RNA sequence: GCUGUCUUAGCUCAGUCGGUAGAGUGCAUCCUUGGUAAGGAUGAGGUCGGCGGUUCAAAUCCGCUAGACAGCU
Repeated sequence: GCUGUCUUAGCUCAGUCGGUAGAGUGCAUCCUUGGUAAGGAUGAGGUCGGCGGUUCAAAUCCGCUAGACAGCU
RNA backbone atom coordinates (compact mmCIF):
# COMPACT_ATOMS: atom_id res chain seq x y z
C1' G A 1 0.00 0.00 0.00
C1' C A 2 -4.25 -3.61 -1.17
C1' U A 3 -8.31 -6.92 0.57
C1' G A 4 -11.79 -9.05 4.06
C1' U A 5 -14.54 -9.28 8.84
C1' C A 6 -16.41 -6.70 13.05
C1' U A 7 -18.45 -1.89 15.64
C1' U A 8 -26.15 -2.24 18.52
C1' A A 9 -27.99 -0.93 26.57
C1' G A 10 -22.60 -0.75 31.85
C1' C A 11 -20.86 -5.94 29.94
C1' U A 12 -21.68 -10.42 26.43
C1' C A 13 -24.49 -10.66 22.04
C1' A A 14 -29.24 -11.28 18.75
C1' G A 15 -31.83 -8.59 15.01
C1' U A 16 -31.32 -13.60 6.93
C1' C A 17 -35.17 -10.78 2.43
C1' G A 18 -35.65 -2.19 4.43
C1' G A 19 -41.26 -1.03 8.03
C1' U A 20 -41.92 2.50 15.09
C1' A A 21 -34.83 -1.78 18.56
C1' G A 22 -34.50 -7.05 21.73
C1' A A 23 -32.35 -11.12 25.05
C1' G A 24 -28.99 -12.69 28.98
C1' U A 25 -26.32 -10.45 32.83
C1' G A 26 -25.70 -6.12 35.68
C1' C A 27 -28.45 -1.66 37.96
C1' A A 28 -32.98 0.74 40.70
C1' U A 29 -37.69 -0.01 43.32
C1' C A 30 -41.10 -3.43 45.32
C1' C A 31 -42.88 -8.60 47.00
C1' U A 32 -41.11 -12.78 49.82
C1' U A 33 -37.59 -13.57 54.86
C1' G A 34 -36.35 -12.42 61.74
C1' G A 35 -32.13 -10.92 58.34
C1' U A 36 -29.27 -12.46 53.94
C1' A A 37 -28.80 -15.57 49.59
C1' A A 38 -32.02 -17.68 46.06
C1' G A 39 -36.80 -16.70 43.67
C1' G A 40 -40.77 -13.36 41.68
C1' A A 41 -42.85 -8.42 39.74
C1' U A 42 -42.08 -3.62 37.71
C1' G A 43 -38.83 0.03 35.76
C1' A A 44 -34.72 2.92 34.02
C1' G A 45 -30.87 2.60 30.56
C1' G A 46 -29.57 2.83 23.13
C1' U A 47 -27.80 9.83 18.34
C1' C A 48 -27.50 1.06 16.25
C1' G A 49 -18.84 4.11 15.68
C1' G A 50 -19.07 9.06 12.64
C1' C A 51 -20.58 11.92 8.07
C1' G A 52 -23.32 11.85 3.61
C1' G A 53 -26.46 9.41 -0.29
C1' U A 54 -30.78 6.21 -2.11
C1' U A 55 -35.99 5.54 -0.35
C1' C A 56 -42.52 7.28 1.65
C1' A A 57 -39.41 4.73 5.32
C1' A A 58 -32.36 2.72 6.73
C1' A A 59 -29.29 -0.84 12.52
C1' U A 60 -30.31 -3.22 7.61
C1' C A 61 -28.72 -0.93 0.83
C1' C A 62 -24.49 2.48 -1.34
C1' G A 63 -20.06 5.90 -0.72
C1' C A 64 -16.43 8.12 2.41
C1' U A 65 -14.23 8.05 7.16
C1' A A 66 -12.50 6.27 12.51
C1' G A 67 -11.15 2.12 15.53
C1' A A 68 -10.19 -3.37 16.38
C1' C A 69 -8.73 -8.02 14.21
C1' A A 70 -7.01 -11.09 10.11
C1' G A 71 -4.80 -12.02 5.28
C1' C A 72 -1.72 -10.48 0.93
C1' U A 73 2.33 -7.53 -1.01
Predicted 3D model of a 73-nucleotide RNA (transfer RNA) from Roseburia hominis. The prediction has a mean pLDDT of 80. The sequence is in RNAcentral, with records from ENA. Its Rfam family is "tRNA". Rfam describes the family as follows. Transfer RNA (tRNA) molecules are approximately 80 nucleotides in length. The family's RNA type in Rfam is transfer RNA. Lineage of the source: Bacteria > Bacillati > Lachnospirales > Lachnospiraceae > Roseburia.